Overview: Model confidence (mean pLDDT): 81 of 100. This is a predicted structure of a 73-nucleotide RNA (transfer RNA) from a Thermomicrobiales bacterium. Rfam family: tRNA. From the family's description: Transfer RNA (tRNA) molecules are approximately 80 nucleotides in length. Gene Ontology term of the family: triplet codon-amino acid adaptor activity. The RNAcentral record of the sequence draws on ENA.
Order: sequence, then structure tokens, then C1' cells
RNA sequence: GCCCUUGUAGCUCAGUAGGCAGAGCACAUUCUUGGUAAGAAUGAGGUCUCGAGUUCGAAUCUCGACAAGGGCU
Repeated sequence: GCCCUUGUAGCUCAGUAGGCAGAGCACAUUCUUGGUAAGAAUGAGGUCUCGAGUUCGAAUCUCGACAAGGGCU
């Protein structure tokens, strides 16, 4: 220098033939207990890495940038 993969909640990840952004764990509050642990209910937490384009509508399609990983020379 070239090619490929990945980037979504604090962490691990799902969500692709475009149509309201989700799960588990963790966290907060409450219930339960004599008190913990365990268990139950409720809740908070996101400019979907950034910019642009296509579209009525983009996490999803296209282009570019950045970051991480891998391969080739």
C1' cells in the first nucleotide's frame, strides 16, 4: 500500500430481503426474610462509531472517514 471482518445500553450480544431499538447480566426502588443470600415486581439507562447520499421512511442499502481484528505484498 491492497483486501476482508467487526463497531448497537456499564458488560456480553441479538435485531439484514428498510417501517416504534431489544435480551441476558449489572444498576436503582419496592416486596418477601428476624437479618443476609436467593426469589418476585417495577424502573432508569441509546444522537445504533462519525459524516454524506438514496428513500415518504435507514441500526439495516450506497460512498467516505475513524477505530479494533485478520490476511496479502